[in-house]
Predicted 3D model of an 84-nucleotide RNA (c-di-GMP-I riboswitch aptamer) from Alkalicoccus halolimnae. The model forms 95% of the base pairs in the Rfam consensus. The sequence is in RNAcentral, with records from Rfam. The prediction has a mean pLDDT of 87.

Order: sequence, then structure tokens, then C1' cells
RNA sequence: UAGAAAAAGGCAAACCUGCUGAAAGGCAGGGACGCAAAGCCACGGAUCUACGGGCUGGACACCUAGGAUAGCCGGGCUGCCUAU
Repeated sequence: UAGAAAAAGGCAAACCUGCUGAAAGGCAGGGACGCAAAGCCACGGAUCUACGGGCUGGACACCUAGGAUAGCCGGGCUGCCUAU
């Protein structure tokens, strides 16, 4: 640097239950759709939510991340095995 053929393994989508959160979501247990980094990090982009704030005659409409997604993409760091 490349790859998952072998070997040892690892993680865990949807869904269900409980807890938590305004929500998106997160955590734990069960469960496996899949994953060669589906290990870690919110730096860039993208997407989701809108407690709060703005707007409104009013609003459950509209706007807004300080919230979230690393299993959306890019990037950074680290790692098992094999080959070169």
C1' cells in the first nucleotide's frame, strides 16, 4: 500500500422491551440487515430535530443549532490476518 481467499475473531441494522430527551436521537437487554475499520474523533459538506429564539393578529405554519447522525460522504488517528 492492497485485499478478506484462509484462520482467529469483532461490531450489530430493522424490530421488540425498559430508561432518558422538547424532539431528532441516545443508553441497556433481546435480535441480525449488513460491515475489512459498521473502532475512535463533529474538522468540512450533507441530512434530521426545533426546547429556546425570531416572524405572525394568532399558530401545531415558516426560519434558526447551541442539539443529533461516525451504519451519509470526505478528512484525521489507531488496529487483527495475509500478500507485496
About this RNA:
NCBI's taxonomy places the organism under Bacteria, Bacilli, Caryophanales, Bacillaceae, Alkalicoccus. It matches the Rfam family "c-di-GMP-I riboswitch aptamer". Rfam links the family to the GO term cyclic-di-GMP binding. About the family: GEMM was predicted in a large-scale screen for bacterial structured RNA regulatory elements.